[in-house]
The prediction has a mean pLDDT of 76. A computed fold for a 399-nucleotide RNA from an Alphaproteobacteria bacterium, annotated as Bacterial RNase P class A. NCBI's taxonomy places the organism under Bacteria, Pseudomonadati, Pseudomonadota, Alphaproteobacteria. It is recorded under the gene name rnpB.

RNA sequence: UCAGGUGGCUGGAUGGUCGCUGGCAAUGCCUUCGGGCAAAGCUGGAGGAAAGUCCGGGCUCCACGGAAAAACGGUGCCGGGUAACGCCCGGCGGGGGUAACCCCAGGGACAGUGCCACAGAGAGCAAACCGCCAAACCCACGGGCUUCGGCUCGGGGCGGUAAGGGUGAAAGGGUGCGGUAAGAGCGCACCGCGCGGCCGGUAACGGAAGCGGCACGGCAAACCCCACCGGGAGCAAGAUCAAAUAGGGACGGCGCGGCGGGUCUACCCGCCAGGCAUUUUCGGGCCGCCGUCCGGGUAGAUCGCGCGAGGCAUCCGGCAACGGAUGUCCCAGAGGAAUGAUCAUCCAGCGACUCGACAGAGUCGUGGACAGAACCCGGCUUACAGGCCGCCUGACGCU
Numbered sequence: 001u002c003a004g005g006u007g008g009c010u011g012g013a014u015g016g017u018c019g020c021u022g023g024c025a026a027u028g029c030c031u032u033c034g035g036g037c038a039a040a041g042c043u044g045g046a047g048g049a050a051a052g053u054c055c056g057g058g059c060u061c062c063a064c065g066g067a068a069a070a071a072c073g074g075u076g077c078c079g080g081g082u083a084a085c086g087c088c089c090g091g092c093g094g095g096g097g098u099a100a101c102c103c104c105a106g107g108g109a110c111a112g113u114g115c116c117a118c119a120g121a122g123a124g125c126a127a128a129c130c131g132c133c134a135a136a137c138c139c140a141c142g143g144g145c146u147u148c149g150g151c152u153c154g155g156g157g158c159g160g161u162a163a164g165g166g167u168g169a170a171a172g173g174g175u176g177c178g179g180u181a182a183g184a185g186c187g188c189a190c191c192g193c194g195c196g197g198c199c200g201g202u203a204a205c206g207g208a209a210g211c212g213g214c215a216c217g218g219c220a221a222a223c224c225c226c227a228c229c230g231g232g233a234g235c236a237a238g239a240u241c242a243a244a245u246a247g248g249g250a251c252g253g254c255g256c257g258g259c260g261g262g263u264c265u266a267c268c269c270g271c272c273a274g275g276c277a278u279u280u281u282c283g284g285g286c287c288g289c290c291g292u293c294c295g296g297g298u299a300g301a302u303c304g305c306g307c308g309a310g311g312c313a314u315c316c317g318g319c320a321a322c323g324g325a326u327g328u329c330c331c332a333g334a335g336g337a338a339u340g341a342u343c344a345u346c347c348a349g350c351g352a353c354u355c356g357a358c359a360g361a362g363u364c365g366u367g368g369a370c371a372g373a374a375c376c377c378g379g380c381u382u383a384c385a386g387g388c389c390g391c392c393u394g395a396c397g398c399u
Stems, first nucleotide, its partner, number of pairs: 001395010012346007020045005027038004047370001051381002054379005059234004072230005077091005092106001093104004107225002112223002114219003129165002131161003137157003141154005173191006192214001193212003198207003238303004248294007257272006274287003310329008347368001349366007
């Protein structure tokens, strides 16, 4: 210098004018003297994701003797962190990359059940399609030779084989040497695999040696088994005050037919009569009126609601995530929902023009993404114009 990896930061600045909203509030007005309304001024006012609402919590209400089990759902290598997590950190194993580094739902397949499409001869106690072999056995098959006993070559059968080819995601270890008719863990060496101990490590796991010729294919994001975790709903949670309406209760006043029952009754119940509305009849329904209070809870108002697993700085412990100590700071709380609009100057960036020693300088124009709190917090994921910084790797060059 080029190419790459990784971890962070930032997300325009200043001022003027006009507004919006929370807090404090001079002052003014009203007042039932509790307070209410208006308001100068001072002061706070979006984010790294406020987003998706995907996990984990706080908080609130509901349910529930405690606990356990069943069912259902989730998580799933090991150790650590944390209030907790499916998050984070450090490791292990596997895969990719020359490397920095990146990726992985990564427990169990001798508990059981099931599946392995297509292709292929054969897919889970296996198989033989093309091949390879012809040593042994059979041929009332052919050729050649013959001393007629046979010999030999070829073919077929009966067979052997799993090297090679072919199919497939996968075909019962791999490479090499020996061996063989051809072959084969058939034998041997190395690698792999399995077994039991040993050594190292908290552990996942790793290591060397020994034994075993190799058996025990894959799939659990198939059922399942094992271990651990989980009660449900969510701030429209929930609480308080409380106009209004329906229905309810208490008391008081007025009114009130008959019969029966409740020990009497003015009270209660039943039946009949009567009344009311349904157009009428039948059928079914309802049965005093007024006032005060309680209660009820809608609209509305208030709380929940901003001091918190809080931010920043320094030191200490830890590889780190993180933890501890000390100091310091107070930092949005609206609710149809404020956090804005505009102007000027400047700062990145981009374009054009001019000058130019081709390094740059000047002028004009343009110009800053994704997005916006709504109970709060910890994560994850997704979106994002541009700018800045640290560390690391590879290649080349120079010293």